[in-house]
């Protein structure tokens, strides 16, 4: 330097162009127990890496860049 992937809550993922971006763990609070753990209940946490475009209407399509991982030479 070309040329594929990937980048979405505090981690790991999911998400046919259209309702409130959902699931597992973590995380605070009550419950529950003599305490803890296990369980059960209820919350709080990401405008989708970033800027642009397209199209009523983007995490989802298009271009550009940042990262990170593979090939190639």
């Nucleotide at each position: 330097g070309g040329c594929c992937u990937c980048g979405u809550g505090g981690u790991g993922u999911a998400g046919u162009g259209g309702u409130u971006a959902a699931c597992a763990u973590g995380c605070u609070u009550c419950c529950c127990u003599g305490u803890c753990a296990c369980g059960g209940a209820a919350g709080a946490g990401a405008u989708c890496g970033c800027c642009g475009g397209u199209u009523c209407g983007a995490g989802u399509c298009c271009g550009g860049u940042c990262g990170a991982g593979g090939u190639c030479g």

Predicted 3D model of a 73-nucleotide RNA (transfer RNA) from a Pseudomonadales bacterium. Taxonomically the source falls in Pseudomonadales (Bacteria, Pseudomonadati, Pseudomonadota, Gammaproteobacteria). Its Rfam family is "tRNA". The family's RNA type in Rfam is transfer RNA. Its mean pLDDT, the model's own confidence on a scale to 100, is 81.